[in-house]
RNA sequence: GUAGAGGCGCUGUACUUAUUAGUACUUGAGGAUGGCUGGCAAGUAAUGAUUCUCAAGGAAAGGAAUUAUAGCCGAAGAAAAUUCAUAGGCAUAUGGGUUUUCUGGACUUAUGUUUAAUAGGCAUAAGGCUGUCACUUUUCAAAGUGUUGAGCUAC
Numbered sequence: 001g002u003a004g005a006g007g008c009g010c011u012g013u014a015c016u017u018a019u020u021a022g023u024a025c026u027u028g029a030g031g032a033u034g035g036c037u038g039g040c041a042a043g044u045a046a047u048g049a050u051u052c053u054c055a056a057g058g059a060a061a062g063g064a065a066u067u068a069u070a071g072c073c074g075a076a077g078a079a080a081a082u083u084c085a086u087a088g089g090c091a092u093a094u095g096g097g098u099u100u101u102c103u104g105g106a107c108u109u110a111u112g113u114u115u116a117a118u119a120g121g122c123a124u125a126a127g128g129c130u131g132u133c134a135c136u137u138u139u140c141a142a143a144g145u146g147u148u149g150a151g152c153u154a155c
Stems, first nucleotide, its partner, number of pairs: 001155004007073001009072006016065002025057008035044003039090002076103012104130002107127008131148001133146005
């Protein structure tokens, strides 16, 4: 360099579904009230803002799952730095790229964090399972101990 393996294996895309939520918001009726929104700047309100109750109507994004499909086996994920794009008056926010560091893989439990969430993600710890290679024992097929993807197998 080429090909390949791990298994509830990884990621993208599309459809659908539940959740978000009878929430935000809109309209109507009634009550209270002079403030309300905002990080600042500023905007808005007696031409009735704002708030509460009732009635009628009633979402979406983000996050998740099933199925299909495509690309794959550092698949990919996380953190930090840097850069670009978009929104913005600024602060900043969101998304993409690059670099570095960490993690072999999925599962269960606990704690923390994120979240609307008891879902899911991530981090740490513990547990058994599994891939890989090395060593030891040996009934030759298993067991034990240890390593870890910059790895392993074949050429």